[in-house]
Context: one part of a larger RNA
Molecule: large-subunit ribosomal RNA, domain II
Organism: Chordicoccus sp.
RNA sequence: ACCUACGAGUCAUCGUCGUUGGCGAGGCUAAGCCACUCAGUGGUGGAGCCGGAGCGAAAGCGAGUCCGAACAGGGCGCUGAGUCAGCGGGGAUGGACGCGAAACCAAGUGAUCUACCCUUGGGCAGGCUGAAGGACGGGUAAAACCGUCUGGAGGGCCGAACCGGUAAGCGUUGAAAAGCUUUCGGAUGACCUGAGGGUAGGAGUGAAAGGCCAAUCAAACUUGGAGAUAGCUCGUACUCCCCGAAAUGUAUUUAGGUGCAGCCUCGGGGACAGACCGGCGGAGGUAGAGCGACUGAUAGGAUGCGAGGGCUUCACCGCCUAUCAAGUCCUGACAAACUCCGAAUGCCACCGGCCGUAACCCGGGAGUAAGGGCGCGGGUGCUAAGGUCCGCGUCCGAGAGAGGAACAACUCAGACCAUCGGCUAAGGCCCCCAAAUUCGGGCUAAGUUGAAGACAAUAACGAGGUAGUUUCGCAGAGACAGCUAGGAUGUUGGCUUGGAAGCAGCCAUUCAUUUAAAGAGUGCGUAACAGCUCACUAGUCGAGCGAGACCGCGUGGAUAAUAAUCGGGCAUAAGUCCGGUGCCGAAGCCGUGGAAUCUAUUGUAAAGAUAGAUUGGUAGGGGAGCAUUCCGCCGUCGGCGAAUAUGUGGCGCGAGCCAUGUUGGAGAUUGCGGAAAAGCAAAUGUAGGU
Repeated sequence: ACCUACGAGUCAUCGUCGUUGGCGAGGCUAAGCCACUCAGUGGUGGAGCCGGAGCGAAAGCGAGUCCGAACAGGGCGCUGAGUCAGCGGGGAUGGACGCGAAACCAAGUGAUCUACCCUUGGGCAGGCUGAAGGACGGGUAAAACCGUCUGGAGGGCCGAACCGGUAAGCGUUGAAAAGCUUUCGGAUGACCUGAGGGUAGGAGUGAAAGGCCAAUCAAACUUGGAGAUAGCUCGUACUCCCCGAAAUGUAUUUAGGUGCAGCCUCGGGGACAGACCGGCGGAGGUAGAGCGACUGAUAGGAUGCGAGGGCUUCACCGCCUAUCAAGUCCUGACAAACUCCGAAUGCCACCGGCCGUAACCCGGGAGUAAGGGCGCGGGUGCUAAGGUCCGCGUCCGAGAGAGGAACAACUCAGACCAUCGGCUAAGGCCCCCAAAUUCGGGCUAAGUUGAAGACAAUAACGAGGUAGUUUCGCAGAGACAGCUAGGAUGUUGGCUUGGAAGCAGCCAUUCAUUUAAAGAGUGCGUAACAGCUCACUAGUCGAGCGAGACCGCGUGGAUAAUAAUCGGGCAUAAGUCCGGUGCCGAAGCCGUGGAAUCUAUUGUAAAGAUAGAUUGGUAGGGGAGCAUUCCGCCGUCGGCGAAUAUGUGGCGCGAGCCAUGUUGGAGAUUGCGGAAAAGCAAAUGUAGGU
């Protein structure tokens, strides 16, 4: 991992709702007892229970009663039938659908491991060092002291046994649930060790690490309380049919739980109630707009009450202003908490149309109370987020199909089944790949582009790209570009300066002359000159030229981490814009056949027939069935072959069922009822096998 078997809403009691049946102002017996065909059935048994009257704390009164002074008013009642049994749904109490803790408590068992202690034994090769003391000698007044020898101390030194375990390597489904190799620490001591004994679970023991207490220790192990509890996780078993949610409000020691409401379902009731469309009438202060209509905020200009500063003066008066500034005027513009104004939608009421029991009420059963994306209106944030919080809508959730290369929620469209029929939607029609290499007119030359949008790929800004529209100017009295020639003189203007001559800088009536024209000079250049050039002019040439504005498509700007906007390819397109005709394209729509549900009509005990509509679906509600085991009643089949296994054929929407061949060798079971240990793919399920 697979196969097989096992494996989870049960039972008892109480009350509740539904349903079936009995009896009915009544209904029912319980224990006990009796009988029998004895896990039971029948009888008996009226104790007792529920109902039939309530109200009040009670006395008590009574279709009323209580409060009250009340013949007031109000509360609770009266003017609807119950009860017993069976079955079903859900509730309560119990382990209460199953499995699962870590833990808590009690009683016991443990110190053969290990910690410490007690008693009694044992062990420590060899080598080194050389304390005190002593002896002798020296020395002293005597000591102290010095030397040599002796001596043999030490939690002394080196190092085996022994005890340990520093570092590395190996080992890591090991040789081993802690080892092996090398290396290393102690090795006469607070040393190591044998045997016997002691201390026990909130206790022991601990040179103290929460260490150790039998491979277990921040409270051992065993058994019991015990099926502890688990608002948590996982699992929860046959089929078909109908309907079909929620992820919100509020409260919560509440936030991943729960109560109530909302939304779903089933049963009953149900008034022109309700949905949608049209008409008519209302309330309102949003979008927008506006502010010489308020509150506030506010840009520029004019004016300048007043203030500040300066001047003047003994003081008053007065004058000036690169300051502030009320008010007024002109121009402009802002506001969720501004409004002189003011929609569209939405909301309310009425009327009409259409749909046809939906709204709503009562009762049984739920699930949900983590939502999410997108569009629009907002708050928050950075007018960031696949962010977050509201509102309106939509889809996913619980929705398959087509398109979008792929892709929950984007576009199209809501799948009852079958069909080798047809039409369309979005989107497409050169090939992959179904359908136009379709028709007419433009644009693009960047392979730009061939991207609906998000993810996601752009901008400011720049440019004789190119198409279109438009304004102004120059031009056969010759424009624009090119070429040829000129571009001079006073003068090197003045100043400045070492120099300054058109061209470092400053000044200026930047003047005047000769001219076809030529600046007291446009740029390069020189130390300064020189030199080149421009403006300007003439000639040559011979037809358009120049400057701006708007707009289409392109261009630069252009930059991300492994490989790419599918691949081939496409240039009067297979790109792009405008227009036309056709076609393809889905589970949409239509055709044909079939099934189910609901409603209506018809017909009925039920069934059936016709017509119309409906039949995606998670949580969840409701309905109808299949199969397994056992029992009752009536039967049936079976050695002329039961169950079982396996093959074949058939029936049923399906769970499943029937027939038959072979196998097998002794039971099986229709129909109608009853009762459950009643259906497995999952629980890191349990056991066995492979």